[in-house]
Molecule: transfer RNA
Organism: Mycobacteriales bacterium
C1' cells in the first nucleotide's frame, strides 16, 4: 500500500431503515427476616429545569431518506490477512 472485521451505557453484548441500549453483570433505594443471604420491585447516558418536560447522544465528520446504530463517502482507532 491493498483486502477483511470491528468500534454501542459503568463493564459484556443484543438491536428488520421505525421507542437508541433488549438481556446479562456492576451500582443505589426498597419489599421480606430478631439481623442477614437469597429472592422480588424501582431506579441508574449526558445537558437544562424546583418538578413537569425538553435539548443532544451508537468513534468522528459529511450525505441519503419523512425517518440512519443499520444505507453511501471521508476519517481515526483496534484486530487479521497478503504485500
Nucleotide at each position: 500500500g491493498c483486502c477483511g472485521g470491528g468500534a454501542u451505557g459503568a463493564u459484556g453484548g443484543a438491536a428488520c431503515g421505525g421507542u437508541a441500549u433488549a438481556c446479562a453483570u456492576g451500582g443505589a433505594g426498597g419489599u421480606c427476616u430478631c439481623a442477614a443471604a437469597a429472592a422480588c420491585c424501582u431506579c441508574u447516558g449526558u445537558c437544562c429545569g424546583a418538578a413537569a418536560g425538553g435539548g443532544c447522544g451508537u468513534g468522528c465528520g459529511g450525505g441519503u431518506u419523512c425517518g440512519a446504530a443499520u444505507c453511501c463517502c471521508g476519517c481515526u482507532c483496534c484486530c487479521g490477512g497478503c504485500a